[in-house]
Predicted 3D model of a 595-nucleotide part of an RNA (large-subunit ribosomal RNA, domain I) from a Bacteriovoracia bacterium.
Context: one part of a larger RNA
RNA sequence: AGCAUAUUGAGGAUGCCUUGGGACUAACUGGCGAAGAAGGACGUAGUAGGUUACGAAAAGCCACGGGUAGCCGCCAAACAGGCUUUGAUCCGUGGGUGUCCGAAUGGGGCAACCCCUUUAGUGGUGACACUAAAGAUUCUACACUGAGUGAAGUAGGUGUAAGAAGGCGUACGCAGAGAAUUGAAACAUCUUAGUAUCUGCAGGUAAUAGAAAUCAACCGAGAUUACCUUAGUAGUGGCGAGCGAACGGGUAAUAGCCUAAACCUAAAUCAUGUCAAGCGUGCAGGCGUUGUGAUUUGGGUGUUAUAGGAACUGUUAUGUGGAACUGCAUUCCCAUGACAUAGUUACAAAUCUUAUUUCUAAUCGAAUCAUUUGGGAAAAUGAACCAUAGAGAGUGAAAGUCUCGUAGGUGAAAGAAGUAAGACUAUGAACAGUUUCCUAAGUAGCACGGGACACGUGGAAUCUUGUGUGAAUUUGGGAGGACCAUCUUCCAAGGCUAAAUACAUGUUAGUCACCGAUAGCGAACUAGUACCGUAAGGGAAAGGUGAAAAGUACCCCGUUGAGGGGAGUGAAAUAGUAUCUGAAACAAUAUGCUU
Numbered sequence: 001a002g003c004a005u006a007u008u009g010a011g012g013a014u015g016c017c018u019u020g021g022g023a024c025u026a027a028c029u030g031g032c033g034a035a036g037a038a039g040g041a042c043g044u045a046g047u048a049g050g051u052u053a054c055g056a057a058a059a060g061c062c063a064c065g066g067g068u069a070g071c072c073g074c075c076a077a078a079c080a081g082g083c084u085u086u087g088a089u090c091c092g093u094g095g096g097u098g099u100c101c102g103a104a105u106g107g108g109g110c111a112a113c114c115c116c117u118u119u120a121g122u123g124g125u126g127a128c129a130c131u132a133a134a135g136a137u138u139c140u141a142c143a144c145u146g147a148g149u150g151a152a153g154u155a156g157g158u159g160u161a162a163g164a165a166g167g168c169g170u171a172c173g174c175a176g177a178g179a180a181u182u183g184a185a186a187c188a189u190c191u192u193a194g195u196a197u198c199u200g201c202a203g204g205u206a207a208u209a210g211a212a213a214u215c216a217a218c219c220g221a222g223a224u225u226a227c228c229u230u231a232g233u234a235g236u237g238g239c240g241a242g243c244g245a246a247c248g249g250g251u252a253a254u255a256g257c258c259u260a261a262a263c264c265u266a267a268a269u270c271a272u273g274u275c276a277a278g279c280g281u282g283c284a285g286g287c288g289u290u291g292u293g294a295u296u297u298g299g300g301u302g303u304u305a306u307a308g309g310a311a312c313u314g315u316u317a318u319g320u321g322g323a324a325c326u327g328c329a330u331u332c333c334c335a336u337g338a339c340a341u342a343g344u345u346a347c348a349a350a351u352c353u354u355a356u357u358u359c360u361a362a363u364c365g366a367a368u369c370a371u372u373u374g375g376g377a378a379a380a381u382g383a384a385c386c387a388u389a390g391a392g393a394g395u396g397a398a399a400g401u402c403u404c405g406u407a408g409g410u411g412a413a414a415g416a417a418g419u420a421a422g423a424c425u426a427u428g429a430a431c432a433g434u435u436u437c438c439u440a441a442g443u444a445g446c447a448c449g450g451g452a453c454a455c456g457u458g459g460a461a462u463c464u465u466g467u468g469u470g471a472a473u474u475u476g477g478g479a480g481g482a483c484c485a486u487c488u489u490c491c492a493a494g495g496c497u498a499a500a501u502a503c504a505u506g507u508u509a510g511u512c513a514c515c516g517a518u519a520g521c522g523a524a525c526u527a528g529u530a531c532c533g534u535a536a537g538g539g540a541a542a543g544g545u546g547a548a549a550a551g552u553a554c555c556c557c558g559u560u561g562a563g564g565g566g567a568g569u570g571a572a573a574u575a576g577u578a579u580c581u582g583a584a585a586c587a588a589u590a591u592g593c594u595u
Base pairs, nucleotide, nucleotide: 001594002593003592004591005590006589007588008587009586015580016544017543020515021514022512023511024510025509026508027507028506029504030503031168032167039101040100041099042055043054044053046079047078049075050074051073061095062094063093064092065091066090070083071082072081106115107114108113116135117134118133119132120131121130122129123128137165138164139163140161141160142159143158144157145156172203173201174200175199176198177197183190187238214221215220225252226251227250228249229248235243236242256496257495258494259440263300264299265298266297267296268295269294270293271292272291277290278287279286280330281329282328283327284326285325305474307439308438309437310436311434312433313432314431315430316429319334321333322332323331339428340427341426342425343424351423352422353421354420355419356418357417358416359415360414362410363409364408368383369382370381371380372379384401385400386390392404393403394402445469446468447467448466449465450464451463452462455481476491477490478489479488480487531538532537551579554566555565556564557563
C1' cells in the first nucleotide's frame, strides 16, 4: 500500500407517511367601481418580528339568529392583566366605522406626500389652528344668457342634477389591423393562417346568428344554433405540398314577432284665405270666425307571395251614450258589464299578496363486553348487538357498535335566488267586390380594382365594396353555379327574439388503473418569499422526535464554552430537537491475509 471481515464516523438515497398539488364531473355563480373598485402604503394587540384579521370606533363596534363552557387568531410557548351561565369566545345574516395612495376626480407631485379656495362650527386677544361638507373632465337633460351677420335664440357662455361615463377583472364572444419561423425535403404562387400578436366594444337566462328575395328538383322541405353522419366524398390546388364543402339523413332544443309606406288624426311652424270658409251627409231652418295646403313630430291603421294592405262599394251583428244648434232620415264614433285569449326573455308595461322550494348558521341520529399478549387493543380467543347507518376520518397496532360522522329526519329572526296561484295589465266583428293608391333608392344591377365563399380568375354563379355609372314598382323584382328560354321557388335594400352552444377568476358537493417532497403548481415550510437585474423581467432551496414533551431534575469533566460521561423520562434515546428509516461514494479504528 492492497484485499477481506467487524465496529464506527460522515452522508441523506430508499421505504413508509401527507398538511399540498394535478385532472375531471354535477350544480351554483357569472361581475366589482365616483355610495370611490381591483391592488397597495402606513397603522391597530400589554410584550421585538412575520402572517391572518381589522382601520384613529383599528385581531375589533351594534342588532338579530345559531350555539355552550370556556375564551383573549396562527408561527408560539411564557409572563402580566382581563372577559364569561345577566350566555362570552365561536358560526351565520344585516348594519356602523373604514387613515393615506390608487380611475383618483380642488391644484400639484418623485404613488401612499405637499399646498389651496368657499361655507358652517370649535378654540384663541390675535396671527392662526382644528373639525365637517363642497370644489376634476367629458357627455346628456333642463334653466338663464348670447355672437360673427340682417335673421335664427344657432355656435358659444354660465348655472343646476344621489343623471351617465372614466378604472379593474381568468377564459369564452363580436368587430378592426395583421406577421414570421415552418411545410412544399430549395423557393416566389401556395402553406403556416385570418393563427400568434395589437386595438375597440361587450355579455352572464353567455355572445354571435335567426323567422327565407333559403334550399330543392318537377318530389318536396320550411328561422337560427350545436352535435353525429354524408366524407377525406364532390371539388379546389406551382392539379405540388396541401386545402376541403354542400344537398340529404339522424339527434339536442324549439317561438315567433314589431316597424317604414298608403289612409285617418292631433299639435307646432310656415304659406295662403276674410267676396268667406265651416258646423258628418240629404232636405228645411239656424249658428257665427272655428278654414285650406306644405313640412316636422306624436297617435291610430298596417306588415305579405296561392301576393298582402290602404281607400271606396256592398252584406250580416248589441244599445242606455255621442256628433260644436234644431226636426226627420242616414252614416260614423264610443262606453260599462260579461265572456274569451294573452302577458312581464322578443311581440306594451309596473307592482303587490299568498303559498312553496333551495342557499347562507345549525340540530336529532342505532348498536360491545370479557379474557390473553403488549408500553398501548381497534389484534387474537369467547360470547353479544345495530343496520334506510358495513362511505370515510380519528383514537397509544388493524374499531359497523369509543369520538367525529354516515343512512334517514328536523330547522331560519335576517338576507339571497327561484317556482306556482291570485291581484293586476293588455287585446277582441266577419265576409265579398272594384282596381285608384302603397309595399324600404344613390338601393339592385353594370364596369374597373380588391376581399369572402372548400372554390388560387377560372366557364365563376353567390356574398361583400374602394372608384365610376345606375333601374323596375305586381303586366313588378330576386334566385335555381357563365348566359338565354321554359318551369319552379322566393319577396332584398328597416328592426327585435328564449332554448339547445362556449368558457371558469370563483362557490358547493364529489371522483380518480393522477403525484407523493429532485415528484405534484414555481410555491405541502416566512413563496412569487429570499436572492439577481437600472429596468422590463428572472426566480430558488427548504416536509417527518415521540402515543404524549414526559424536550434529560441532580452530579461530574470542560473556558460560567462547544461537546461529552453518569443519573432520570420513555416501549425505544444508535427516537435527544444537527431528532423516523438511515443505502452508496468518502474517512477512521481493530483483526487477518498478500506484497

The source organism's lineage runs through Bacteria, Pseudomonadati, Bdellovibrionota and Bacteriovoracia. The RNAcentral record of the full RNA draws on ENA.